This is a predicted structure of a 76-nucleotide RNA (transfer RNA) from an Anaerolineae bacterium. Its Rfam family is "tRNA". About the family: Transfer RNA (tRNA) molecules are approximately 80 nucleotides in length. Rfam classes the family as a transfer RNA. RNAcentral holds the sequence, with entries from ENA. The same sequence occurs in records of 3 taxa. Model confidence (mean pLDDT): 82 of 100.
RNA sequence: AGGCCGAUAGCUCAACGGGUAGAGCAGCGGUCUCCAAAACCGCAGGUUGGGGGUUCGAGUCCCUCUCGGCCUGCCA
Numbered sequence: 001a002g003g004c005c006g007a008u009a010g011c012u013c014a015a016c017g018g019g020u021a022g023a024g025c026a027g028c029g030g031u032c033u034c035c036a037a038a039a040c041c042g043c044a045g046g047u048u049g050g051g052g053g054u055u056c057g058a059g060u061c062c063c064u065c066u067c068g069g070c071c072u073g074c075c076a
Stems, first nucleotide, its partner, number of pairs: 001072007010025004019056001027043005049065005
């Protein structure tokens, strides 16, 4: 220098032919229990890394930047 993959909830990850963003764990509340754990029920939690563009509509397509990982290569 070039190429590929990744960045989504506190954490681990889905959502891959564009159509209201989900799950598990963690957290909070409840049922149960003498108490707790477990189990079950419910609740909350998101500028989808930043910025632009296309579109009626973008996590998803295009451009650019940042960060992380991997591969290949160049240099007097």